Source information
RNAcentral holds the sequence, with entries from MGnify. The RNA shown here (c-di-GMP-I riboswitch aptamer) has 89 nucleotides and comes from a soil metagenome. The model forms 100% of the base pairs in the Rfam consensus. Its mean pLDDT, the model's own confidence on a scale to 100, is 88. Its Rfam family is "c-di-GMP-I riboswitch aptamer". Its family is annotated with cyclic-di-GMP binding in the Gene Ontology.

Order: sequence, then structure tokens, then C1' cells
RNA sequence: GAUAAAGGCAAACCCAGCAAAAGCCGGGGACGCAAAGCUAACGGGUCUAACGUCACGAAACUUGUGACCAAGAUGGCCGGGCCACCGAA
Repeated sequence: GAUAAAGGCAAACCCAGCAAAAGCCGGGGACGCAAAGCUAACGGGUCUAACGUCACGAAACUUGUGACCAAGAUGGCCGGGCCACCGAA
């Protein structure tokens, strides 16, 4: 970062699986991407809240609701770091 070349990745959605969930993985599928390659313990934001804590309620069996909490998730939210194809202006 171009009306270039060779390629690459794969949103939503559908099917199957995993997970408490967010979400992830495989197949299909392309919205887009010059890093939409890697890094989440480099920093921030956002999402989820199983476990845990607190509060309230019910109580026969039995459990419910709310708030908080991430070393759970998101790199296709942003910045940083690392690796990388091509070569016009």
C1' cells in the first nucleotide's frame, strides 16, 4: 500500500460436537480483512459468572432472585510486541 501479481484468512447464518455461560472447534458458507498471522500473565475496553462472597425470599420435597468477583472469553474492540508474501507511487 496500487484498478498490480501470486496467494491467504473467513463475518452472519446452517449442521455436528464441547462448555454453567460468554464462547470455542469441525464441515458448509462469504460480510469483510494488507497482517482478520501469533501474543489475553504487555496495557486498556467489552462479554460471561460455574465456583466463591454478601443480601433477600421460600421451605414439605426442594431450592429461587439480586449484586460483586476471571489467570473464563474476545486478537474480526483498541494500543503495544513478535513473525511474514509482493514491490507501483